[in-house]
This record gives sequence, structure tokens and C1' cells, in this order.
RNA sequence: GGUCCAGUGGCGUAGUCUGGUAGCGCGCACGACUGAUAAUCGUGAGGUCGCAGGUUCAAAUCCUGCCUGGACCA
Repeated sequence: GGUCCAGUGGCGUAGUCUGGUAGCGCGCACGACUGAUAAUCGUGAGGUCGCAGGUUCAAAUCCUGCCUGGACCA
């Protein structure tokens, strides 16, 4: 230098192909249960989807560029 893959709450991830309310688990806060704790159950907060631009009525999703990480080729 070239090709490909990945980037989504604190952490791990689904959703992308086929555009239409951003979900799940763990963690966190509060509550129930208990003599108390753990476990269990319930409720809640927390994301503007790596960045910028474009297409569209509408973009995590499609297109372009860039950044970061990884694999391969040279």
C1' cells in the first nucleotide's frame, strides 16, 4: 500500500441481508420477600448506534469519506 471483518447504555451482545417505536443478559438504584444477608420477584435510570456528509417522508440499517481495532495479501 491492497482486500475483508468489527465498532450499538458501565460490560457482553441482538437488530443491518428485507429502512418504519433500539431490545436482551449481567451490572447499578429503589421496592417486595427474610430476624438479617444471599438467592428470587417487581419497578426504574442509563444509548441520540465510532465520526462527518449524502439518499429518503423516515437511516443503527442504504451510499461516500474518515477514525480505531483485528485478520489476510504484498
The RNA shown here (transfer RNA) has 74 nucleotides and comes from a Nanobdellota archaeon. Its mean pLDDT, the model's own confidence on a scale to 100, is 84. Lineage of the source: Archaea > Nanobdellati > Nanobdellota. Its Rfam family is "tRNA". By type it is a transfer RNA. Gene Ontology term of the family: triplet codon-amino acid adaptor activity.